[in-house]
Molecule: Glycine riboswitch aptamer
Organism: Candidatus Harrysmithiimonas galli
RNA sequence: GGACGGGACUCUGGAGAGACUCUUAUUUUAAGGGCGCCGAAGGGGCAAAGCAGAUCAUCGCUCAAACUCUCAGGCAAAAGGACAGAGACAGAGCU
Numbered sequence: 001g002g003a004c005g006g007g008a009c010u011c012u013g014g015a016g017a018g019a020c021u022c023u024u025a026u027u028u029u030a031a032g033g034g035c036g037c038c039g040a041a042g043g044g045g046c047a048a049a050g051c052a053g054a055u056c057a058u059c060g061c062u063c064a065a066a067c068u069c070u071c072a073g074g075c076a077a078a079a080g081g082a083c084a085g086a087g088a089c090a091g092a093g094c095u
Base pairs, nucleotide, nucleotide: 001094007089009087010086011085012084013083018035020034021033022032023031024030025029036075037074038073042071043069044068045067049062050061051060
C1' cells in the first nucleotide's frame, strides 16, 4: 500500500446427473437399503522438465490441470458450487 500477486469478506453470474425404487418415521420431506448416473466443494493419481544416482544408464525423489479416479460430495426446488466480474478490507508473504 493507489495498482499488481495472494488471502478472507460482500454482491452478481455459475454447469452436470433418477422428484427412480423399497423400508421406516412422517408434514413439505428426512434417514437407511438396492440399482443407475454426474464432476465444478474437498481429496487421490499421472507428463514434460529438474535433482540425485548411474555409465550394460535399472530404479528413486520433487512436480500440473477444467486431464483422470469417483473416496467424499451431488442427481426437482432450496442449499452448495470450481471459476469469472465488481466492491471494499487487512497486511510478515506482493511491490